RNA sequence: CACCGAACAGGGCAAACCCGCCGCGAGGCGGGGACGCAAAGUUUCCGGUCUCGUUCCUGACGGCGCGAGAUAGCGGGGCCGCCGGC
Numbered sequence: 001c002a003c004c005g006a007a008c009a010g011g012g013c014a015a016a017c018c019c020g021c022c023g024c025g026a027g028g029c030g031g032g033g034a035c036g037c038a039a040a041g042u043u044u045c046c047g048g049u050c051u052c053g054u055u056c057c058u059g060a061c062g063g064c065g066c067g068a069g070a071u072a073g074c075g076g077g078g079c080c081g082c083c084g085g086c
Base pairs, nucleotide, nucleotide: 003085004084005083012037013036017032018031019030020029021028022027035073041079042078043077045076046075047074048071049070050069051068052067053066054065056063057062
């Protein structure tokens, strides 16, 4: 350095839900709270899903496309990283 994740050690993060705030919304932030997580650290580069807007199509519901956003705890990739093992 790579691969692996049993035990060990120090520990770390924080789902749902509740309260407050922000957002048209998906959702985010803070506090409480733990379902879980060896990257549940970080990053929208690729895909998925979700939201908003919109040309066109539809009697309408909606659909395709495009644009803007959200999700990193949906997967893949990039970058950084603790302990240890063959």

Predicted 3D model of an 86-nucleotide RNA (c-di-GMP-I riboswitch aptamer) from Betaproteobacteria bacterium SCN1. NCBI's taxonomy places the organism under Bacteria, Pseudomonadati, Pseudomonadota, Betaproteobacteria.